The RNA shown here (c-di-AMP riboswitch aptamer (ydaO/yuaA leader)) has 136 nucleotides and comes from a Bacillota bacterium. Rfam family: c-di-AMP riboswitch aptamer (ydaO/yuaA leader). Its family is annotated with cyclic-di-AMP binding and regulation of gene expression in the Gene Ontology. Of the family's consensus pairs, 96% are formed in the model. The organism belongs to Bacillota, within Bacteria. Its mean pLDDT, the model's own confidence on a scale to 100, is 78.
RNA sequence: AGUCGUCAAUCUCCGAAUCAUAGGAGCGGGGGAACCACUUUUCGGGGCGAAUCCUGGCUCUGCUAGGUAGCUAGGUAGGGCAACUUGGUAGCCCGAGCCCGUCAGCUAACCUCGUAGGAGUUCACCAAGCGGGUGU
Numbered sequence: 001a002g003u004c005g006u007c008a009a010u011c012u013c014c015g016a017a018u019c020a021u022a023g024g025a026g027c028g029g030g031g032g033a034a035c036c037a038c039u040u041u042u043c044g045g046g047g048c049g050a051a052u053c054c055u056g057g058c059u060c061u062g063c064u065a066g067g068u069a070g071c072u073a074g075g076u077a078g079g080g081c082a083a084c085u086u087g088g089u090a091g092c093c094c095g096a097g098c099c100c101g102u103c104a105g106c107u108a109a110c111c112u113c114g115u116a117g118g119a120g121u122u123c124a125c126c127a128a129g130c131g132g133g134u135g136u
Stems, first nucleotide, its partner, number of pairs: 011120004018025002026115006036105001044103001045100004053075007061066001078094004084129006090122001
């Protein structure tokens, strides 16, 4: 000097998920007219969320084709990664899960629900802007 790992505090990240002390505020979601849109409802339909879609392999179905389901590999729409902000470049990571229950387009008024949980990083580089300090 570099790399890896662990711990602590501050701090920080994903997310609506914070603040206050009363019975709230803020943030976020759903339902719900007219007009407009859609007329397509078992091949059910829909909501939250970045988390959609495609291809292949294995297993199941007597065989083939096909289809559904489970597992798995690769990719992908899309999403995230603090050091004042934004944009760009490269790199790393995610690309799940849950809910409603036959039912919901948009939607003013109105009604209603949530305010959790999980984690530890690119303190990278470039540009523009903004701000501060010092000197002349």